Context: one part of a larger RNA
């Protein structure tokens, strides 16, 4: 020096990313206890007091419950009312004693206010991540009439389910409050059949080889066997016609304008299927940026309120609040501390010396 536990003048976070780590607070009884609230909570809210030992009251309150007596019974046991020894004895007054100090040790909550995200309890990376991530209860949407969809398996089979649309499978969104707007043009789904196209297959025109026969000797050229095969007909699908966004998605440029400036309810004009409603916005989302303005500090790239120029918030990939909860992420403040100004000390370790 290090390790682990201990103390420490004066100050008290000035350390640090970051009060990390350590103080600190602590039982029990009593007084007393705000915003907010889903009226449950919040709450141990906070804050405060007492707390040992002796004596008294006091034969305390309450417990137990010998004794006796006494009641039913023919008598013992039992049993009913009564009496109430002794024994334990919470909590109270009142009175005294004592120390720095009375839950004397030890075991034993720090606590208050703001703000994001997640409702909540719970679940996850066995061995770097517990979380805002998962799940959830509610919400929707859609499939599926029972040999159900739908998954597993070549099938036989089996799960769903010995269940029956108040059920069962998929997808989304995630308590609860107040909502949840426009757009069906592309893409899906889901309806429709009139036309268009069209597979096999149906049909068989013309063609073609093969010869009985004819023959002007060049050729022709039935039937049958083959061979090619046209037109026509001929399902789903697509084309086409609607529909449907808590289906996959999408939700504009540009010029002008009000008797100061400035902005522009307002007007023009191009394009779309529609042009972004309602909330809410420098945001876990804002590039520029330490926007700006106020609050908090003596100073505050963070944090809180506002504004609105949203590069590039936005309504079940939910919007925006929400009481309760959190080993969550975030700024202040109060206590309290050797985190620190700055470091001493003493102890048992290791280390080290000897053998």
């Nucleotide at each position: 020096c290090u390790c682990u536990g201990g103390u420490u003048a004066a100050g008290g976070a000035a350390c640090u990313c970051g009060g990390c780590a350590a103080a600190a607070u602590a039982g029990c009884a009593c007084c007393g206890u705000a915003a907010c609230u889903u009226c449950g909570g919040g709450a141990g809210a906070a804050g405060g007091u007492g707390u040992a030992c002796c004596c008294c009251c006091a034969u305390c309150a309450g417990g137990u419950g010998a004794u006796u007596g006494u009641u039913u019974u023919u008598u013992u046991c039992a049993u009913u009312c009564a009496u109430g020894a002794g024994c334990c004895g919470a909590a109270g007054g009142g009175g005294g004693u004592u120390g720095c100090a009375g839950u004397g040790a030890a075991a034993c909550g720090g606590g208050g206010g703001g703000a994001g995200c997640g409702a909540c309890u719970g679940u996850u990376u066995a061995c770097u991540a517990a979380a805002a991530a998962c799940a959830c209860a509610g919400g929707a949407c859609u499939c599926u009439g029972c040999g159900a969809a739908g998954u597993c398996g070549u099938a036989a089979g089996a799960c769903g389910a010995a269940g029956u649309a108040u059920a069962g499978g998929g997808u989304c969104u995630g308590a609860c409050g107040c909502c949840u707007g426009c757009c069906c043009g592309g893409u899906g789904c889901c309806g429709g059949a009139a036309g268009g196209u069209u597979a096999a297959g149906g049909g068989g025109a013309c063609g073609u080889g093969u010869u009985a026969u004819c023959u002007u000797c060049g050729g022709a050229g039935a039937a049958g066997c083959a061979c090619c095969g046209a037109a026509c007909c001929g399902a789903a699908g697509c084309c086409c016609c609607g529909g449907u966004a808590a289906a996959c998605g999408g939700c504009g440029g540009c010029c002008g304008u009000a008797a100061c400036u400035a902005u522009a309810a307002c007007g023009g004009u191009c394009c779309u299927a529609a042009g972004g409603u309602a909330g809410c916005g420098a945001a876990a989302u804002u590039c520029c940026u330490u926007g700006u303005c106020g609050g908090g500090u003596a100073a505050g790239u963070u944090c809180c309120g506002a504004c609105c120029c949203g590069c590039a918030c936005g309504a079940a990939a939910g919007g925006c609040g929400u009481a309760a909860c959190g080993a969550u992420u975030u700024g202040g403040g109060c206590a309290c501390u050797g985190u620190c100004u700055c470091a001493a000390c003493a102890a048992c370790g290791c280390a080290c010396c000897c053998g």

Large-subunit ribosomal RNA, domain IV from an ANME-2 cluster archaeon, 355 nucleotides, folded computationally. Rfam family: Archaeal large subunit ribosomal RNA.